This is a predicted structure of a 71-nucleotide RNA (transfer RNA) from Polypterus palmas buettikoferi.
Its mean pLDDT, the model's own confidence on a scale to 100, is 83.
Taxonomically the source falls in Polypterus palmas (Eukaryota, Bilateria, Craniata, Actinopterygii).
The sequence is in RNAcentral, with records from ENA.
[in-house]
RNA sequence: GCCCUAGUAACUUAAAACUAAAGUGUUGGUCUUGUAAACCAAACAUGAUGGUUAAACUCCAUCCUUGGGCU
Numbered sequence: 001g002c003c004c005u006a007g008u009a010a011c012u013u014a015a016a017a018c019u020a021a022a023g024u025g026u027u028g029g030u031c032u033u034g035u036a037a038a039c040c041a042a043a044c045a046u047g048a049u050g051g052u053u054a055a056a057c058u059c060c061a062u063c064c065u066u067g068g069g070c071u
Stems, first nucleotide, its partner, number of pairs: 001070004006065002010024004026042005047063005
């Protein structure tokens, strides 16, 4: 230098155009003499910038980061 993979919540994963889904964790509440467990509720995310489209996590381009291959 070229090619490929991945990037979604604090963490682990879904969604492959049509309202972003869960688990763990966090916070508040119920329960308890108290703690834990259990139950209820809340907050938190599409790597960045553009393009296509009625509509983009999804398709396209460039860049950033990560892992791998070739030279």